[in-house]
Molecule: Bacterial RNase P class A
Organism: Gammaproteobacteria bacterium
RNA sequence: GGAGUUGGCCAGGCAAUCGCCUUAGUCCUAGACUACGGAGGAAAGUCCGGGCUCCGCAGGACAGAGUGCCAGGUAACGCCUGGGGGGCGCGAGCCUACGGAAAGUGCAGCAGAAAAUAUACCGCCUGCUUACAGGUAAGGGUGAAAUGGUGCGGUAAGAGCGCACCGCGCUGAUGGCAACACUCAGCGGCAAGGUAAACCCCACUCGGAGCAAGACCAAAUAGGGAAGCAGGUCAGCCUUGCGCUGACAACAUGUGGUCCGCGUGUAGCUUUCGGGUAGGUUGCUUGAGGUGUAUGGUGACGUACACCCUAGAUGAAUGAUUGCCCAUGACAGAACCCGGCUUAUCGGCCGACUCCUUUU
Numbered sequence: 001g002g003a004g005u006u007g008g009c010c011a012g013g014c015a016a017u018c019g020c021c022u023u024a025g026u027c028c029u030a031g032a033c034u035a036c037g038g039a040g041g042a043a044a045g046u047c048c049g050g051g052c053u054c055c056g057c058a059g060g061a062c063a064g065a066g067u068g069c070c071a072g073g074u075a076a077c078g079c080c081u082g083g084g085g086g087g088c089g090c091g092a093g094c095c096u097a098c099g100g101a102a103a104g105u106g107c108a109g110c111a112g113a114a115a116a117u118a119u120a121c122c123g124c125c126u127g128c129u130u131a132c133a134g135g136u137a138a139g140g141g142u143g144a145a146a147u148g149g150u151g152c153g154g155u156a157a158g159a160g161c162g163c164a165c166c167g168c169g170c171u172g173a174u175g176g177c178a179a180c181a182c183u184c185a186g187c188g189g190c191a192a193g194g195u196a197a198a199c200c201c202c203a204c205u206c207g208g209a210g211c212a213a214g215a216c217c218a219a220a221u222a223g224g225g226a227a228g229c230a231g232g233u234c235a236g237c238c239u240u241g242c243g244c245u246g247a248c249a250a251c252a253u254g255u256g257g258u259c260c261g262c263g264u265g266u267a268g269c270u271u272u273c274g275g276g277u278a279g280g281u282u283g284c285u286u287g288a289g290g291u292g293u294a295u296g297g298u299g300a301c302g303u304a305c306a307c308c309c310u311a312g313a314u315g316a317a318u319g320a321u322u323g324c325c326c327a328u329g330a331c332a333g334a335a336c337c338c339g340g341c342u343u344a345u346c347g348g349c350c351g352a353c354u355c356c357u358u359u360u
Stems, first nucleotide, its partner, number of pairs: 001356010012325007020038002023035005040331001044342002047340005052210004059260004064206005069083005084098001085096004099201002104199002106195002121140002123136005148166006167190001168188006174181002214282004224273006232248006238241001250266005289308008
């Protein structure tokens, strides 16, 4: 000097004029004035996890769905942190849908003799060197993949047929909390390999609906029409009645499906048609909140102390103009709230690390 990898921060600033909204204060209260404050790093997607509200006596099983290496963090998660295995890269680093193929089933076109209950095209050996028959899988061919690889022995020719080393599987030691380990020792000729983001098996987790949830006030209408289902048995009491109470049965019903259990009801429930209202208040912003310091931890994060209050609209508020500065306005606007992930994006600043080239 060039080329890269990775972490963090910013999201126009200042001033003036007019305009909009919440809250607080004052007043002459259809409102006026003053003061503080007023969209994001993703507010987006509605993909996960919750807080909160309501339903369900909130239980059990099955089906279904989700996750899938280990250890931690967290309210929790499919998230984050740190490790391990595998893959990519010269490297800094990056990716990972990463439990099980020795439970079972399925799949792999074409080529090839044959792709698993594997098989013999060429070749090699033997018989009688034809034809033919037997043995063989070391050599060749096909293919992404052909009975683990190399060497020696052995054989008619060969083959883990035997041996040595490597590979593979299992067990133990050592290190590590663990996943595991380029470490050490022993046993085994060795279940032909691949694929589970194929079905499947295993482990763990899982009620549902949602702020248009829910609560309150006011007003109005037609406490309207139709259809379906049960209304039984026994016992007790007395006022002797389609009476009351209890139990059982039956039916209906109860916020994912089926079954069991449990609860509620017996002119109650369910479905459907039609009519009225759709107005106001609340929920609604003090939170698993933010910032700073100290401390523990490799880290995510935790603990202690101190300080701060940072939008609550409701046909939907934060806009317009001018001037200066600048690097530049790209992607883009809260609607109950929070923790994540994913996607979109003009640029700017700061730090650490890697590789190449040149000079000293």